This is a predicted structure of a 348-nucleotide part of an RNA (small-subunit ribosomal RNA, central domain) from an uncultured Alphaproteobacteria bacterium.

[in-house]
Context: one part of a larger RNA
RNA sequence: CUGGGCGUAAAGCGCACGUAGGCGGUUUUCCAAGUUGGAGGUGAAAUCCCUGGGCUCAACCCGGGAACUGCCUCCAAAACUGGAUCACUCGAGUCCGAGAGAGGUGAGUGGAAUUUCCAGUGUAGAGGUGAAAUUCGUAGAUAUUGGAAAGAACACCAGUGGCGAAGGCGGCUCACUGGCUCGGUACUGACGCUGAGGUGCGACAGCGUGGGGAGCAAACAGGAUUAGACACCCUGGUAGUCCACGCCGUAAACGAUGGGUGCUAGUUGUCAGGCAGCUUGCUGUUUGGUGACGCAGCUAACGCAUUAAGCACCCCGCCUGGGGAGUACGGUCGCAAGAUUAAAACUC
Numbered sequence: 001c002u003g004g005g006c007g008u009a010a011a012g013c014g015c016a017c018g019u020a021g022g023c024g025g026u027u028u029u030c031c032a033a034g035u036u037g038g039a040g041g042u043g044a045a046a047u048c049c050c051u052g053g054g055c056u057c058a059a060c061c062c063g064g065g066a067a068c069u070g071c072c073u074c075c076a077a078a079a080c081u082g083g084a085u086c087a088c089u090c091g092a093g094u095c096c097g098a099g100a101g102a103g104g105u106g107a108g109u110g111g112a113a114u115u116u117c118c119a120g121u122g123u124a125g126a127g128g129u130g131a132a133a134u135u136c137g138u139a140g141a142u143a144u145u146g147g148a149a150a151g152a153a154c155a156c157c158a159g160u161g162g163c164g165a166a167g168g169c170g171g172c173u174c175a176c177u178g179g180c181u182c183g184g185u186a187c188u189g190a191c192g193c194u195g196a197g198g199u200g201c202g203a204c205a206g207c208g209u210g211g212g213g214a215g216c217a218a219a220c221a222g223g224a225u226u227a228g229a230c231a232c233c234c235u236g237g238u239a240g241u242c243c244a245c246g247c248c249g250u251a252a253a254c255g256a257u258g259g260g261u262g263c264u265a266g267u268u269g270u271c272a273g274g275c276a277g278c279u280u281g282c283u284g285u286u287u288g289g290u291g292a293c294g295c296a297g298c299u300a301a302c303g304c305a306u307u308a309a310g311c312a313c314c315c316c317g318c319c320u321g322g323g324g325a326g327u328a329c330g331g332u333c334g335c336a337a338g339a340u341u342a343a344a345a346c347u348c
Stems, first nucleotide, its partner, number of pairs: 003320004007302002012316001014201004021194003025088002029084003033081002035077008049065006091191001092188003095184005103177007110154001114150008125136002162169002206247006215241002220236004258315006266293013297304002321348003330341004
């Protein structure tokens, strides 16, 4: 280099944007780089192969042929690829009219609950557990009523419902803002797909600076349990959880399934729209999303099955026995924690 693969056996980058590159719709004419045919030159000898010969045979040696699959030049062809050019509208996009949505950012605001504080009523317990105890309480707790404060999260609605590229997003209102779907078919005319490097986003935990701190709660303390109990249970409780700005860049970041396009039976639910019909809330039909089942086909099986793991094409990433090891060393990044890239000896 080739081969076979990547849902669960090793293997899809966490996700996107995009550079180079690779690949790319229909049509006219031209060019002739790739491509195809022909001719010429060259492709040293030896070797390999075929054939004949010489050493008694063989190895070995000698003659002839073929081959040297290549390169260069010239002539020709124009289907395909490519280049140039004329056009096209189905891909892609723009425009116009509608629509749904926890998409994002900022500001404001609401009620329930919790805790604490103040005041009233009231008296001996409360709390907690399998049972207890630590704990709180006669300096008046728990309970209950009224008031105040604070922080965090938003019950019901709520739904294999919706939105987002992924991470993720849920009280209400306003402002700014991204994307999507449907209908019209007015416009541009291949403007497309993928994407090594690169750049950005990226849960939780963690880190830095400054705030905040109700509840919860690593660490820690005490009480239990136990043979022990550095746990499970209980009473407390600090980081943290929250906010602003900056870092970190990892997850079973999962659909364990990369992205794009076309094709290949259906049935049924649901979400957002359109069209037609009528008995006006149904029927039929259509587009996009999201589920269940299921044929062909695929699969080692499980299962997948128009949201493919089916049939094909294009581009990227990745795998190549287990351990050693996602480790060491080196590089890059980071304040650190560490992340990323990534072996070998040895061993089975």

About this RNA:
Its mean pLDDT, the model's own confidence on a scale to 100, is 89.